Guanidine-I riboswitch aptamer from Devosia sp. Root685, 107 nucleotides, folded computationally. NCBI's taxonomy places the organism under Bacteria, Pseudomonadati, Hyphomicrobiales, Devosiaceae, Devosia. Rfam family: Guanidine-I riboswitch aptamer. Rfam links the family to the GO term regulation of gene expression. About the family: This family represents a conserved RNA structure found upstream of the ykkC and yxkD genes in Bacillus subtilis and related genes in other bacteria. The function of this family is unclear although it has been suggested that it may function to switch on efflux pumps and detoxification systems in response to harmful environmental molecules. The sequence was found by an Rfam model in a public genome assembly.
[in-house]
RNA sequence: GAGUUUGGUGGCUAGGGUUCCGGCGCAUAGGCGUGGCAGGUCCGAGAGCUGCCACUGGUCGGGGAGACAUCCCACCAGAUGCACGGCGGGACAAAAGCCCGGGAGAC
Numbered sequence: 001g002a003g004u005u006u007g008g009u010g011g012c013u014a015g016g017g018u019u020c021c022g023g024c025g026c027a028u029a030g031g032c033g034u035g036g037c038a039g040g041u042c043c044g045a046g047a048g049c050u051g052c053c054a055c056u057g058g059u060c061g062g063g064g065a066g067a068c069a070u071c072c073c074a075c076c077a078g079a080u081g082c083a084c085g086g087c088g089g090g091a092c093a094a095a096a097g098c099c100c101g102g103g104a105g106a107c
Stems, first nucleotide, its partner, number of pairs: 003107001007053006015043002020040002022037001023034004055078005062073004082102001084105001088100003
């Protein structure tokens, strides 16, 4: 110095905490405390799963448009591959495999 370009989005999971609900405890009965409560809501992966879009190619047989170059739709196929990783900081009530971050570093 290079490997370092490696798309978007929905659902879900591992994981995460505690606003709300529920649980538990206390209570002066208005509430208060508790996540060292395996629950519901909630947050949630670049290096987890999956759908869709986007991307690339094809259509002997499709539909449409056209300036006859090609384009759109549909369908089919393909590549979605590789990826060890802090400390610290940030957000929401809070935390995290969230975000900074495919970052620093390691190799």